[in-house]
RNA sequence: GACAAGGGCAAACCCGCCGUGAGGCGGGGACGCAAAGCCAGAGGUCUCGCAGCGCGAGAUGGCUCGGUUACCGAA
Numbered sequence: 001g002a003c004a005a006g007g008g009c010a011a012a013c014c015c016g017c018c019g020u021g022a023g024g025c026g027g028g029g030a031c032g033c034a035a036a037g038c039c040a041g042a043g044g045u046c047u048c049g050c051a052g053c054g055c056g057a058g059a060u061g062g063c064u065c066g067g068u069u070a071c072c073g074a075a
Stems, first nucleotide, its partner, number of pairs: 001072001008033002013028006031062001037068003041065003044060007
């Protein structure tokens, strides 16, 4: 980051399974994505617990920032 090339991933929803839950995994399916690859570091949001407006644990990387790795090669 292009009216390029080869490709890649996969939202919502449905089915099955796991989890108290947010949500995750597998299959189907494509809303979209130039990192929608990986990382929970900072913040936000969500869940659970405590009890007192705070703390702890968890989830979310397709919420923002950040770190790190990668294909192509017009400007």
c-di-GMP-I riboswitch aptamer from a soil metagenome, 75 nucleotides, folded computationally. RNAcentral holds the sequence, with entries from MGnify.